[in-house]
RNA sequence: UUAUCAAGAGUGGCUGAGGGACAGGCCCGACGAAGCCACGGCAACCACGCGACGCCACAUCUCGCGGUUAGGUGCCAAUUCCUGCCUUCGCUGGACAACGCGAAGGGGAGAUGA
Numbered sequence: 001u002u003a004u005c006a007a008g009a010g011u012g013g014c015u016g017a018g019g020g021a022c023a024g025g026c027c028c029g030a031c032g033a034a035g036c037c038a039c040g041g042c043a044a045c046c047a048c049g050c051g052a053c054g055c056c057a058c059a060u061c062u063c064g065c066g067g068u069u070a071g072g073u074g075c076c077a078a079u080u081c082c083u084g085c086c087u088u089c090g091c092u093g094g095a096c097a098a099c100g101c102g103a104a105g106g107g108g109a110g111a112u113g114a
Stems, first nucleotide, its partner, number of pairs: 001114005010039005018028003022084004040076003045072002048066005080109001085106007
C1' cells in the first nucleotide's frame, strides 16, 4: 500500500490469576485465565492446478474456477463481543435546539494475509 474481517474450528499435560489490543461497557476465568508443550481441527490469503484475458508465442500482470496432496502463514468464547469520530433517520418532547436512546451508512482504530 492493498484484500478480508456475520461463517468455521479444541482436547490433554505443565503451571497457577488473569484475559477479551486501548478507553468505557459487557463478558470469560479455581467447573482453571494468560503462557508453554503435545496432539487435533477450521479456513483457503500465499503457494499449487485449470481456464479466461493478453501476446507472433511464452512468461508476468489481472480476473474466474478447483481440490485437499495442505507446503508457508493465520485462526479455533461472544459479529473485530459492543460502542468509541462524522452524517442521516426514528423515538422521547407542547414545539425548536441540546442531551439521551435506537437504526442505517461512512470513517477511524485494530487483527490477519500478500
Molecule: SAM riboswitch aptamer (S box leader)
Organism: soil metagenome